[in-house]
RNA sequence: GUCCCCAUCGUCUAGAGGCCUAGGACUAGAGGCUUUCAAUCUCUCAACAGGGGUUCGAAUCCCCUUGGGGACG
Numbered sequence: 001g002u003c004c005c006c007a008u009c010g011u012c013u014a015g016a017g018g019c020c021u022a023g024g025a026c027u028a029g030a031g032g033c034u035u036u037c038a039a040u041c042u043c044u045c046a047a048c049a050g051g052g053g054u055u056c057g058a059a060u061c062c063c064c065u066u067g068g069g070g071a072c073g
Stems, first nucleotide, its partner, number of pairs: 001072007010026004018056001028044005049065005
């Protein structure tokens, strides 16, 4: 330099154009139970890398950028 793959709560992930003002697990906070702790139950907080495009409608499709990984030279 060329090409390929990936990017979603603090962490791991579901999602395949409308059912998503994005779900689950762990973590964190609050509460219940318990003499207390642990365990367990309930509730809460928390995310689509950035920009543009396509579309009536985009986390999802396309392009560019950024970051990570890989192949070739």